């Protein structure tokens, strides 16, 4: 990098270096010299994996599945819902490819597993 799968309207910032960009892409709309990206330090958030405890089911057992709880060891995250939309469907308004509400995809991010 690729494939599978789960989740994505909750939550959580200060300092140092740095010096103009950043929010994946495109369009909007935002953030930013009252200091962007990046790097470092110290915090914080969070239960995906691990680990511990308990319930239920299966199993002779080892253990497996599932549900609940504890725990920051491995990741992750720490402006705005994944910031909103993009493709499609439904409802409403308007008469123009617009606005409002909702559903499903796609794309992306993160975890776990696999080659």
């Nucleotide at each position: 990098c690729g494939c599978u799968u789960a989740u994505c309207c909750a939550g959580a910032a200060a300092g140092g270096c740095g010096g103009a960009g950043g929010g994946a892409c495109u369009g909007g709309c935002c953030c930013u010299g009252c200091g962007a990206a990046g790097c470092c330090u110290u915090g914080g958030c969070a239960a995906c994996c691990g680990u511990c405890c308990g319930g239920u089911g299966g199993g002779c057992a080892a253990c497996c599945a599932u549900c609940g709880g504890g725990u920051a060891g491995g990741u992750g995250c720490u402006a705005a819902a994944u910031c909103c939309a993009g493709c499609u469907c439904c409802g409403g308004a308007a008469c123009g490819g617009u606005c409002c509400g909702g559903g499903g995809a796609a794309a992306g991010a993160u975890g776990a597993g696999c080659c």
The RNA shown here (SAM riboswitch aptamer (S box leader)) has 115 nucleotides and comes from a Flavobacteriales bacterium. It was read from a public genome assembly, where an Rfam model found it. Its Rfam family is "SAM riboswitch aptamer (S box leader)". Its family is annotated with regulation of gene expression in the Gene Ontology.